The RNA shown here (transfer RNA) has 82 nucleotides and comes from a Candidatus Giovannonibacteria bacterium. Its mean pLDDT, the model's own confidence on a scale to 100, is 82. Its Rfam family is "tRNA".

[in-house]
RNA sequence: GCCUCCGUGGCGGAACUGGCAUACGCGCGGCGCUUAGAACGCCGUCCCGAAGGGGUUAGAGGUUCAAAUCCUCUCGGAGGCA
Numbered sequence: 001g002c003c004u005c006c007g008u009g010g011c012g013g014a015a016c017u018g019g020c021a022u023a024c025g026c027g028c029g030g031c032g033c034u035u036a037g038a039a040c041g042c043c044g045u046c047c048c049g050a051a052g053g054g055g056u057u058a059g060a061g062g063u064u065c066a067a068a069u070c071c072u073c074u075c076g077g078a079g080g081c082a
Base pairs, nucleotide, nucleotide: 001081002080003079004078005077006076007075010026011025012024019065027045028044029043030042031041032040046055047054048053058074059073060072061071062070
């Protein structure tokens, strides 16, 4: 230099054929239970906003009624070829 694959909340990781982004688990916070704790149970847990609502899938553009998903460029990681 060229080719292939990957990048989604704090972490792991779903999202099927383009159609509710963050299911589920872990972690964390609060409460219950306990003499106290562990375990267990319940509730909450991306950001902005008083609300309606808006934003967010590495970054920027494009296609589309609609993009995590398709296309282009860039950044980062892994593998291969020379």